[in-house]
Context: one part of a larger RNA
RNA sequence: CCAAUGGCUAGAUGGUAAGACCCCGUGCACCUUCACUAUAGCUUCGCAAUGACAACCUUGAUCGAAUGUGUAGAAUAAGUGGGAGGUGGUGACAAACAACGACUAGUCCUGAAAGACCACUCUUUCGUCUAAGGAUGCCUAACCGCUGCAUCGAGUUUUCGGGAGGGGGGGAGAGGGGGGGACACUGCAAGGUGGGUAGUUUAUCUGGGGUGGAUGCCUCCUAAAGAGUAACGGAUGUGUACGAAGGUAGGCUCAAGCUGAGAUUCUGCUCGUGAGGGUAAUGGUAGAAGCCUGCGUGACUGUAAGACCGACUGGUCGAACAGAGACGAAAGUCAGCCAUAGUGAUCUUGGAGUUCCGUGUGGAAGGGCUCUUGCUCAACAGAUCAAAGGUACGUUGGGGAUAACAUGCUGAUGACUCCCAAUAGCUCUUAUUGACGGAGUCGUUCGGAACCUCAAUGUCGACUCAUCACAUCCUGGGGUUGAAGAAGGUCUCAAGGGUUUGGUUGUUUGUCGAUGAAAGUGGUACAUGAGUUGGGUUUAGAACGUUGUCAGACUGUUCGGUUCCUAUCUACCGUUGAUGUG
Numbered sequence: 001c002c003a004a005u006g007g008c009u010a011g012a013u014g015g016u017a018a019g020a021c022c023c024c025g026u027g028c029a030c031c032u033u034c035a036c037u038a039u040a041g042c043u044u045c046g047c048a049a050u051g052a053c054a055a056c057c058u059u060g061a062u063c064g065a066a067u068g069u070g071u072a073g074a075a076u077a078a079g080u081g082g083g084a085g086g087u088g089g090u091g092a093c094a095a096a097c098a099a100c101g102a103c104u105a106g107u108c109c110u111g112a113a114a115g116a117c118c119a120c121u122c123u124u125u126c127g128u129c130u131a132a133g134g135a136u137g138c139c140u141a142a143c144c145g146c147u148g149c150a151u152c153g154a155g156u157u158u159u160c161g162g163g164a165g166g167g168g169g170g171g172a173g174a175g176g177g178g179g180g181g182a183c184a185c186u187g188c189a190a191g192g193u194g195g196g197u198a199g200u201u202u203a204u205c206u207g208g209g210g211u212g213g214a215u216g217c218c219u220c221c222u223a224a225a226g227a228g229u230a231a232c233g234g235a236u237g238u239g240u241a242c243g244a245a246g247g248u249a250g251g252c253u254c255a256a257g258c259u260g261a262g263a264u265u266c267u268g269c270u271c272g273u274g275a276g277g278g279u280a281a282u283g284g285u286a287g288a289a290g291c292c293u294g295c296g297u298g299a300c301u302g303u304a305a306g307a308c309c310g311a312c313u314g315g316u317c318g319a320a321c322a323g324a325g326a327c328g329a330a331a332g333u334c335a336g337c338c339a340u341a342g343u344g345a346u347c348u349u350g351g352a353g354u355u356c357c358g359u360g361u362g363g364a365a366g367g368g369c370u371c372u373u374g375c376u377c378a379a380c381a382g383a384u385c386a387a388a389g390g391u392a393c394g395u396u397g398g399g400g401a402u403a404a405c406a407u408g409c410u411g412a413u414g415a416c417u418c419c420c421a422a423u424a425g426c427u428c429u430u431a432u433u434g435a436c437g438g439a440g441u442c443g444u445u446c447g448g449a450a451c452c453u454c455a456a457u458g459u460c461g462a463c464u465c466a467u468c469a470c471a472u473c474c475u476g477g478g479g480u481u482g483a484a485g486a487a488g489g490u491c492u493c494a495a496g497g498g499u500u501u502g503g504u505u506g507u508u509u510g511u512c513g514a515u516g517a518a519a520g521u522g523g524u525a526c527a528u529g530a531g532u533u534g535g536g537u538u539u540a541g542a543a544c545g546u547u548g549u550c551a552g553a554c555u556g557u558u559c560g561g562u563u564c565c566u567a568u569c570u571a572c573c574g575u576u577g578a579u580g581u582g
Base pairs, nucleotide, nucleotide: 001580002577003576004575005574006573007572010570011569012568014565015564022399023398024397025396027395028394029391030390031389032388035200036199037198038197039196041193042192043191044190046188047187048186051139053137054136056134057133058132059131060130063127064126065125066124068122078121079120080119081118082117085104086103087102143180144179146177147176149175151174152173156169157168158167159166160165203215204214205213212232216238217237219235220234221233239380240278242336247295248294249293250292251291252290254274256270257269258268260266276285279342281340282339283338300323301322302321303320306317307316308315309314325334326333327332348374350372351371352370353369354368356367357366406453409448410447414442415441416440417439418438419437424432460535461533462532463531466524467523468522469521470520473498474497475496476493477492478491479490480489481488500514501513502512503511504510541559542558543557544556545554546553547552
């Protein structure tokens, strides 16, 4: 060396279990509630079942009888209209006419209104009769309970009997009695309540997710001199305003600085867009788009050639023609506004119009077409008319497309080194100290990023056994000193050896006690769980505090809580090989 064999567990990102943590899915399941929508149940009213009799109240109608006071005026004038006559007695009579007498109105006065008589009405009050409604009382026959019962009694059981049949027990029901009573119970319909129950919803972006922020549109920069161009890049606006701030015709010129003793106004000069435009910014603008005045509504109706932007939906510009107009002497200009924001598809609903359709026909209902109304549908290409949470009791499909541990990258932060040398060091930069700054090294901190691993790379500390680096704690050599000696400071060489034990805490750490020459700093998957432990963290049980309406939650606390693997290969430590090999 090879072979065999016995050990040991460092590695094979060892085995086991399509990771339980984390994220995702227009997955699931339970649970909660002031999520949404239903619903059992409860409740209220109405109608039915459901009837009798009284008196009371309210309302309406019919009929009758009354009622009405400003002042003035005989005087208690309800209103309006008609209105010059009306009523009664006697006599006579076919009827009419004539004659006699009584009362009253008109006349007069007053007043806004004038009377007798007739008609139609009003205000207020009472009565009558009738209808409806309300609330109340009482009744019994519906209906509902109770019954230890006069009576009848289906079916049943037992007994006697050969059988026919007879006797007994106990009894649904009928009936009787008594208690409620048109209530209650019940049915139908409507309203309220309703996590008791059920079905569901609970967005996305995101340098993991959550918390925060954002989500449409306009302007500028980023944007790299055509257009376009991303980020949780930087800076802002917007969800309108205006019948004049629109149209046209005519006219005018701003701001700033200087000047004059001088504020407002004003004069002259300089300057040239720096002012102004309802509003953000940008572009444009003085031949005005800015300011003033007159007239007026083109902030029109119907067709639009042709272009621009754009994945699509769509957005923007637009000559010309026809109609009816505004202003202007005319030429002409005018289809809102200096331009770019000021917004919402489809369905559905309402309004106006219409020579359209009309389910056998005529209509209608309904629909179509043109114009138009209603959406912080703002998560703004808008899933529905209508929707929040918990899960540590959880589950499933996936993801290293995405977090927590670890490796790798980076090295702001951290540790260490160097340069410069202000300051301190009585004086003196460099014995020692070393600010403000500068240049690096390392990969032990805290981060960033998200590259392998989510069909699994077990996570803090302790124990055991270590191994390496040196930026050396001790021991050793040396330089320097503000080194007299001793004891020290600082720098340098050096990794051979060494580098303790207790109390408290799960602790690493820290702190305290006692030693010691010293009680080093780090790497090794913060070495080491197929080596141990399991105190902590990090399941299921439970409690406290806080928080939440609640289910629950808390890098708050507390008690309890299953740690699997017989070693195939490599590595390592042993043993054997009579005649294995060199």

The part of an RNA shown here (large-subunit ribosomal RNA, domain V) has 582 nucleotides and comes from Cucumis melo var. makuwa. Lineage of the source: Eukaryota > Magnoliopsida > eudicotyledons > Cucurbitales > Cucumis melo subsp. agrestis. The coordinates come from a structure-prediction model, not an experiment, and the mean pLDDT is 82. Its Rfam family is "Bacterial large subunit ribosomal RNA".